The RNA shown here (transfer RNA) has 72 nucleotides and comes from archaeon GW2011_AR20. It matches the Rfam family "tRNA". It is annotated as a transfer RNA. The same sequence occurs in records of 2 taxa.
C1' cells in the first nucleotide's frame, strides 16, 4: 500500500429498514440495629463522523477516523 472483521448507555453484549433491549454499574425507596444481600421502581445512547440511497436508515452504499487480525 491492499484485504477481512469490528465501532450501539459507565462497561460488556443484542438489536440486520419502521419502538434501540439486556446483564453489571448509578439513583430512590422497602427490607435490616446499620452494611451486604435481596425486592420493587427510576434515570441514561441524536448508534464512530460526513454524504448518498429509500416515505422511513443503528441497520443498505459509499469516503473518513479508530480498534483488532491477515497478505505483500
Nucleotide at each position: 500500500g491492499c484485504c477481512u472483521u469490528c465501532g450501539u448507555a459507565g462497561c460488556u453484549u443484542a438489536g440486520a429498514g419502521g419502538c434501540a433491549a439486556a446483564g453489571c454499574a448509578g439513583c430512590u425507596g422497602a427490607u435490616u440495629c446499620g452494611u451486604a444481600a435481596u425486592c420493587a421502581g427510576c434515570a441514561g445512547a441524536u448508534c464512530g463522523c460526513a454524504g448518498g440511497u429509500u416515505c422511513a436508515a443503528a441497520u443498505c452504499c459509499u469516503g473518513c477516523c479508530g480498534a483488532a487480525g491477515g497478505c505483500u
RNAcentral holds the sequence, with entries from ENA. Model confidence (mean pLDDT): 83 of 100.